[in-house]
RNA sequence: GCGGGUGGUCGGAUGGCCGCGCCGGCUCCGGCCGGUGAGGAAAGUCCGGGCUCCACGGAGAAACGGUGCCGGGUAACGCCCGGCGGGGGCUUCGGCCCUUAGGGAAAGCGCCACAGAGAUCAGACCGCCCGGCCCGCUUGCGGGAAGGGCAAGGGUGAAACGGUGGGGUAAGAGCCCACCGCGCCGGCGGCAACGCAGGCGGCACGGCAAGCCCCACCGGGAGCAAGGUCGAGAAGGGAUGGCAAGACCGCCAGGUCAGGGCACUCCGGCCCGCCGUCCGGGUUGACUGCUAGAGGCCGCGGGCAACCGCGGUCCCAGAUGAAUGGCCAUCGGCGGGCGACCGCCACAGAACCCGGCUUAUAGGCCGCCCGCACUC
RNA sequence: GCUCCCAUCGUCUAGUGGUCCAGGACACCGGCCUCUCACGUCGGUAACAGGGGUUCGAACCCCCUUGGGAGCGCCA
Numbered sequence: 001g002c003g004g005g006u007g008g009u010c011g012g013a014u015g016g017c018c019g020c021g022c023c024g025g026c027u028c029c030g031g032c033c034g035g036u037g038a039g040g041a042a043a044g045u046c047c048g049g050g051c052u053c054c055a056c057g058g059a060g061a062a063a064c065g066g067u068g069c070c071g072g073g074u075a076a077c078g079c080c081c082g083g084c085g086g087g088g089g090c091u092u093c094g095g096c097c098c099u100u101a102g103g104g105a106a107a108g109c110g111c112c113a114c115a116g117a118g119a120u121c122a123g124a125c126c127g128c129c130c131g132g133c134c135c136g137c138u139u140g141c142g143g144g145a146a147g148g149g150c151a152a153g154g155g156u157g158a159a160a161c162g163g164u165g166g167g168g169u170a171a172g173a174g175c176c177c178a179c180c181g182c183g184c185c186g187g188c189g190g191c192a193a194c195g196c197a198g199g200c201g202g203c204a205c206g207g208c209a210a211g212c213c214c215c216a217c218c219g220g221g222a223g224c225a226a227g228g229u230c231g232a233g234a235a236g237g238g239a240u241g242g243c244a245a246g247a248c249c250g251c252c253a254g255g256u257c258a259g260g261g262c263a264c265u266c267c268g269g270c271c272c273g274c275c276g277u278c279c280g281g282g283u284u285g286a287c288u289g290c291u292a293g294a295g296g297c298c299g300c301g302g303g304c305a306a307c308c309g310c311g312g313u314c315c316c317a318g319a320u321g322a323a324u325g326g327c328c329a330u331c332g333g334c335g336g337g338c339g340a341c342c343g344c345c346a347c348a349g350a351a352c353c354c355g356g357c358u359u360a361u362a363g364g365c366c367g368c369c370c371g372c373a374c375u376c
Numbered sequence: 377g378c379u380c381c382c383a384u385c386g387u388c389u390a391g392u393g394g395u396c397c398a399g400g401a402c403a404c405c406g407g408c409c410u411c412u413c414a415c416g417u418c419g420g421u422a423a424c425a426g427g428g429g430u431u432c433g434a435a436c437c438c439c440c441u442u443g444g445g446a447g448c449g450c451c452a
Base pairs, nucleotide, nucleotide: 001372002371003370004369005368006367007366008365009364010363012331013330014329015328016327017326018325020037021036022035023034024033025032026031039347043358044357046356047355048354049353050352051223052222053221054220056268057267058266059265060264064219065218066217067216068215069083070082071081072080073079084102085100086099087098088097089096090095103214104213108212109211110208111207112206125154126153127150128149129148130147133144134143135142136141137140162180163179164178165177166176167175181203182201183200184199185198187196188195189194227288228287229286230285237279238278239277240276241275242274243273246257247256248255249254259272260271261270262269281451282450283449295314296313297312298311299310300309301308302307332345333344334343335342336341377448378447379446380445381444382443383442386402387401388400389399394432404420405419406418407417408416425441426440427439428438429437
């Protein structure tokens, strides 16, 4: 210097004219002036909250759903940071880089197709060994073979009931031994996950929980079309389902108990019917919620980091058939052309707000890593 | 705006871990039949929306994306 990967960041700039929304001021009510006006994802709506309503208050369980190594951060999270373990790559063997939905498979159930002899209470297909008996001859060898032993070798498979090496044996086998793996025990280090060394056990315990399940933890439900205020209009109309529609007194007004409802259960309290579904009626308005917030920027300090603390400074969209646009000039970038010059400007647009994740994104800049080439 | 659901040949669908290079019907194409067409009959083409993961193995289980569809205002 070029190429690739990865992380961060910016993602056209300035000025003028016209137009639009909102806010403030002035007004002779016609307007005028000033300020301000999309994003890093405003997207997907996948998580977590704030806020609001529903349930009368308190306590609790079940069901359902979610999360899942450890520690920290945070309002909270399935997010983020740091570590541990696993996997992969490189290595000068010290380590470095990348990645990881990672509780429990000796609580139980279920599944493991095909192939294969055998697939979880394993299994003799080929094979190895012993071999009554039979056959052959070169007379101690060869062949066949009833029966028996063997999980070492071959073969099948994603997976074959610990692995490697040695001893041992007729051949073999944790049968025995060493190392590794696994399990148990106590010790040391670490907040912990876990690591290190030691002793014991001869192996009993295959995989799948993004199958059911078990354990631990979390979650009441709904969502700004939440909710509140005002106005207009209309038929608090009809059908139907579930729970309860029972007993007693009564002068027939009603009362008491039972029962029911207030999302499940209990307790207390309150009410006397409660909860739906369908067909209909009216309306398609205004205000509020509404934007100053877990807010942005700068500096200092703490922390490996995520992040936190302190101080200063700034105000930065609030539409509702829904504003945020167009043109011109200069500069910037890209492409074309010898040139004058011409064309183009990534993904994409708020809708109660905020923290994350995921997805889309032309091009520029910066950091780190890898490869190649050149120079010293 | 909010809340849900779905995606398999051209169309309608079956399949809910393996026996699936995915079955059926209609449609399409070719052959036979017929003088010809239709009917009939035989055969064929043709799909798991896309990407990633779990698993020995994915149409099926999990995650993300894409596309499509449905419902939800207020008052009485």
Two RNAs folded together computationally: RNase P RNA and transfer RNA, 452 nucleotides in total. The coordinates come from a structure-prediction model, not an experiment, and the mean pLDDT is 77. It holds a member of the Rfam family "Bacterial RNase P class A". The family's RNA type in Rfam is ribozyme.